[in-house]
RNA sequence: GCCGGCAUGGCCGAAUCAGGUCAAGGCGCCAGUCUCGAAAACUGGUUCCCGAAAGGGAGUGCAGGUUCAAAUCCUGCUGCCGGCG
Repeated sequence: GCCGGCAUGGCCGAAUCAGGUCAAGGCGCCAGUCUCGAAAACUGGUUCCCGAAAGGGAGUGCAGGUUCAAAUCCUGCUGCCGGCG
């Protein structure tokens, strides 16, 4: 230099093939129930911003593009892994 793969919350990890409802689920964490107390188990919550609320907006490595609609398709870039030279 060329080719291929990968990048999603604090962590792991689906959804990508064939674009479509709120971006699953688990761990961890927070609160609660239970208990004398804890553990376990169970229940609820768990990205950010605006708002009194209802609700709205943004967010899948970064920046753009296509589309009514993008984690998903296209282009460029960054990082990691592998192969070729």

This is a predicted structure of an 85-nucleotide RNA (transfer RNA) from a Candidatus Aenigmatarchaeota archaeon. Its Rfam family is "tRNA". Rfam links the family to the GO term triplet codon-amino acid adaptor activity.